[in-house]
RNA sequence: GAAGCGGGCCAGACCGCCGCUGGUGCAAGGCUCGAAAGGGCGCACUGGAGGAAGGUCCGGACUGCACAGGGCGGCGUAGCAGCUAACGGCUGUCCACCGCGAGGUGAGGAUCAGAGCAACAGAGACGAGUCGGCCAGCGAGCGCAAGCGCGGUGGCCGGGUGAAACGGGCAAUCUCUACGCGCAGCAACACCAAAUAGGCCAGCGAUGAUGUGGCUCCGCGGAGCUGGCGGGUAGGUGGCAUCGAGCCGUGCAGUGAUGCACGGCCCAGAGGAAUGGCGGUCACGCCGGCGCCUGAAAGGGCGCCGGCGCACAGAAUCCGGCCUAUCGGCUCGCUUCACAC
Numbered sequence: 001g002a003a004g005c006g007g008g009c010c011a012g013a014c015c016g017c018c019g020c021u022g023g024u025g026c027a028a029g030g031c032u033c034g035a036a037a038g039g040g041c042g043c044a045c046u047g048g049a050g051g052a053a054g055g056u057c058c059g060g061a062c063u064g065c066a067c068a069g070g071g072c073g074g075c076g077u078a079g080c081a082g083c084u085a086a087c088g089g090c091u092g093u094c095c096a097c098c099g100c101g102a103g104g105u106g107a108g109g110a111u112c113a114g115a116g117c118a119a120c121a122g123a124g125a126c127g128a129g130u131c132g133g134c135c136a137g138c139g140a141g142c143g144c145a146a147g148c149g150c151g152g153u154g155g156c157c158g159g160g161u162g163a164a165a166c167g168g169g170c171a172a173u174c175u176c177u178a179c180g181c182g183c184a185g186c187a188a189c190a191c192c193a194a195a196u197a198g199g200c201c202a203g204c205g206a207u208g209a210u211g212u213g214g215c216u217c218c219g220c221g222g223a224g225c226u227g228g229c230g231g232g233u234a235g236g237u238g239g240c241a242u243c244g245a246g247c248c249g250u251g252c253a254g255u256g257a258u259g260c261a262c263g264g265c266c267c268a269g270a271g272g273a274a275u276g277g278c279g280g281u282c283a284c285g286c287c288g289g290c291g292c293c294u295g296a297a298a299g300g301g302c303g304c305c306g307g308c309g310c311a312c313a314g315a316a317u318c319c320g321g322c323c324u325a326u327c328g329g330c331u332c333g334c335u336u337c338a339c340a341c
Base pairs, nucleotide, nucleotide: 001337002336003335004334005333006332007331008330009329010328012282013281014280015279016278017277018276020048021047022046023045024044025043026042030041031040032039033038050312054323055322057321058320059319060318061317062185063184064183065182074181075180076179077178078177079093080092081091082090083089094108095106096105097104098103109176110175114174115173116170117169131158132157133156134155135154136153138151139150141148142147189238190237191236192235199229200228201227202226203225204224211220212219213218246265247264248263249262250261251260252259253258284309285308286307287306288305289304290303291302292301293300294299
């Protein structure tokens, strides 16, 4: 220098103006929506998407229901050892395969418990003995005889086919072994709580209630009326996001995943769903033009101007993983080859 392998990181920066949304503080007074519960409206300060927030594949936290214990069934995992709250994740290592190598991939327990399966070819494919050839002897037939063909018996060989031919393979087929797993999910769940309908209780009511026309009397009319309680629904609040399997740094233990100790920090929280828009300067990439340098040329480098672009994608109860998508760039370690010393 070229070609690669394995990690880590960034995901434009700054300023101004206008907005959206959470929190805290000040005001506690007013307005407004609503029957209520409960929301909204002011000012100041301050926080406001990601490495995948994605797919919803796996595991947990949390919540409700169920639950003596054991067995059967069902689902899942699979070398060995470890990490972890847990995992199908991660780490180390053995083995197999791929690569010259750095490295990568692995559904890597068991086929003397049982069952099942194997295209095409081949006589025969998982049941065993079938097919062909040769040899020996037997039976009946033909032939004067040598012998010929037929049937069955025993022995030997298996040419050839095929991935595989009484000997193996497949457990990515059932099965066996070991281990794990109760079911549902924040639209979980808890609380507040209408209208209407229905339920229960009490009182009044055919000795005429409630209602209604005239209004102490009377008439019409004919079975409900009044009050209370409780459950569910609409609606609202919590769950829910300042305390966590949290983040950053240092040290120690460990090959490592990881754990422990100390110090520091508080870091989105909507609910038809905020996290944005405009302008300016700079940076980056691409394209075009011009100028300069280099070069024989192709081309390369630098500067200026103009235009375009800046990926994948957007939290929705939270967390740990896996997988998938991703313009461009930075950085660390290692391998192979070539050259120089």